SAH (S-adenosyl-L-homocysteine) riboswitch aptamer from a Pseudomonadota bacterium, 75 nucleotides, folded computationally.
It was read from a public genome assembly, where an Rfam model found it.
The coordinates come from a structure-prediction model, not an experiment, and the mean pLDDT is 78.
It matches the Rfam family "SAH (S-adenosyl-L-homocysteine) riboswitch aptamer". Gene Ontology terms of the family: S-adenosylhomocysteine metabolic process and regulation of gene expression.
The source organism's lineage runs through Bacteria, Pseudomonadati and Pseudomonadota.
RNA sequence: CUCGCUGAGGAGCGCUGCAACCCUACCGGGCCAGGCUCAGCCGGGAUAGUCGAGUAGUAACGGCGCUCGUUCAUU
Numbered sequence: 001c002u003c004g005c006u007g008a009g010g011a012g013c014g015c016u017g018c019a020a021c022c023c024u025a026c027c028g029g030g031c032c033a034g035g036c037u038c039a040g041c042c043g044g045g046a047u048a049g050u051c052g053a054g055u056a057g058u059a060a061c062g063g064c065g066c067u068c069g070u071u072c073a074u075u
Base pairs, nucleotide, nucleotide: 001044002043004041005040006039007038008037009036010068011067012066013065014064015063018035021030022029023028034061
């Protein structure tokens, strides 16, 4: 750095539909708004100054509309 898995990023309803996925000879159709980020586990790879410990912080985001929750402010 990366494949896969797990957890977290408050909860839900509706709509559209890009990518991915599935179907199709083609046109297209179906499905679809955690696909993103952070952390952990496992494997693989790359690099070269590396390894360990401690301390501090622990988020930033996520089409449109609506409802609720939490917090702050005002009345």